[in-house]
Context: one part of a larger RNA
């Protein structure tokens, strides 16, 4: 220079009360404003206690601070079903023996790892200051092991099926959700009107079990035979004969149940004024309607669109009072993650940085629309 520039989005504040040494900024209330395919809600990654409560204000916070993602202390993360672990494999890695190479090592068989993929099973309500598909209440489901009872052809590292998959287009059937009415409860205006075709609020509910529909797919059943499936086979494939027009598989949703339950506007009692407890009406119909479900469907195209296991079936060796298999019942179901942020002041950007960050949810009016405008739920007014 200079008490100058700046104090990081022009979404916005005003009033009353409280606390306090002190209040533009903290807490409570009223009004106003902003976002609303987000500036709301939930996950993954990443972070790691930042979560909740009490207390403190030196430093941190671009100002003050009684406040805080700051200091100190205490508390908080509950699982057979969510995710991991586990079983399976992809690209790729490692690699017993082996091949090659002055050495280091390189390649690679059998194998063994490796998810971003495949593989069993849980929903609704309630509850905490802070966790909940984890706790509680109610109602379910799954696989494995052991034991018991009853019945009984079982058996794999092998065979076969299946798992099992592309792009584009697509009619239909549904549901979530929305809207209107019905019904239930309440109200009658501090300003002229408002007992009315008036106003306000509510009208909720899953998995599972039963049924097997709209639709989709395959003709179906029986017998004989067989150079194939490295052996075998009753399985798969090939061939022949007979019977028959249906049969089987799959499949949303609806309906019944779950539910004499839950939730529920509101009412009552108590209150440390934060809340707690008890009771509890109606709970139906119509319409619209998805990008969700049927659907990994169907149609079509050429560039022809993972693998393996779980699963089903077949036998081999073998076992056949055992073992094994099937049905029912009883018992057990470990370990790790779970707080909180997550279009952000908590992650990546040296910062409480106008930048960046994968997935899910998707209300109303107008609208083709996830555009735009204004709103709901919810969250904020961006720390001078």
């Nucleotide at each position: 220079g200079a008490g100058u520039a700046a104090c990081g989005a022009u979404a916005a504040a005003g009033g009353g009360g409280g606390u306090g040494a002190a209040a533009a900024a903290c807490c409570c209330c009223c009004u106003c404003g902003c976002u609303g395919a987000a500036a709301g809600a939930c996950c993954a990654a990443g972070g790691g206690u930042u979560c909740c409560u009490g207390u403190c204000c030196a430093a941190c916070g671009u100002u003050a601070a009684u406040c805080g993602g700051g200091g100190c202390a205490g508390g908080g993360u509950g699982a057979g079903u969510c995710g991991a672990c586990c079983c399976c494999u992809a690209a790729g890695g490692c690699g017993a023996g082996g091949g090659c190479g002055a050495a280091a090592g390189c390649c690679g068989u059998a194998g063994u790892c490796g998810a971003u993929g495949g593989g069993a099973a849980a929903c609704a309500g309630g509850u905490u200051a802070a966790u909940a598909u984890u706790c509680c209440u109610g109602u379910a489901c799954c696989a494995c092991c052991a034991c018991g009872u009853g019945a009984u052809g079982c058996g794999a590292u092998g065979g076969a099926g299946g798992g099992a998959c592309g792009g584009a287009g697509u009619a239909g059937g549904c549901u979530a959700g929305g809207u209107g009415a019905u019904c239930c409860g309440g109200g009658c205006g501090u300003u002229g009107g408002u007992u009315g075709u008036c106003c306000c609020g509510g009208u909720u509910c899953a998995a599972g079990g039963a049924u097997g529909u709209a639709g989709g797919c395959a003709g179906a059943g029986a017998g004989c035979u067989u150079a194939g499936g490295c052996a075998a086979a009753u399985c798969c494939g090939g061939g022949c004969u007979c019977u028959u027009a249906a049969u089987g598989c799959u499949g949303a949703g609806a309906u019944c149940u779950g539910a004499u339950g839950u939730c529920g506007a509101g009412u009552g009692u108590c209150u440390a004024c934060g809340g707690a407890c008890a009771c509890g009406a109606a709970g139906u119909c119509a319409u619209u309607g998805a990008u969700g479900c049927c659907a990994u469907g169907c149609u079509u195209c050429c560039a022809a669109g993972a693998a393996a296991a779980g699963c089903u079936u077949c036998u081999a060796a073998g076992c056949u009072u055992c073992a094994g298999u099937c049905a029912c019942g009883u018992g057990g179901g470990a370990u790790c993650g779970u707080a909180c942020c997550c279009g952000a002041a908590a992650c990546c950007g040296a910062c409480a940085c106008a930048g960046g960050u994968g997935g899910u949810c998707a209300g109303g009016u107008c609208g083709a629309g996830a555009a735009g405008a204004c709103c709901a739920a919810a969250g904020c007014g961006c720390u001078u």
Molecule: large-subunit ribosomal RNA, domain III
Organism: marine metagenome